Predicted 3D model of a 75-nucleotide RNA (transfer RNA) from an uncultured Acidimicrobiales bacterium.
Rfam family: tRNA. Rfam links the family to the GO term triplet codon-amino acid adaptor activity.
[in-house]
């Protein structure tokens, strides 16, 4: 500097144009004397950020930012 892959709730991941989801946390009730387990219901997200294409974009093009792999050049 060049190729590639990664960016979604606190974590850890899913989702190939049509309602943003699961699994763990956390909250709250039950059941327990209680801790824990369980079990019900919950809260929590402008999907890295910016623009374009669509009737509609996490999802497709375009730029960028961070990371992490490989090469390259300089020392």
């Nucleotide at each position: 500097c060049g190729g590639g892959g990664a960016g979604u709730g606190g974590c850890g991941c899913a989702g190939u144009g049509g309602u943003a989801g699961c699994g763990c946390u956390c909250c709250a009730c039950g059941u327990u004397u209680g801790g824990g387990a369980c079990g019900u219901g919950g809260u929590g997200g402008u999907c890295g950020c910016g623009g374009g294409u669509u009737c509609g974009a996490g999802u497709c093009c375009c730029g960028u930012c961070u990371c992490c792999c490989c090469g390259a050049c300089c020392a």
The sequence was found in a public genome assembly.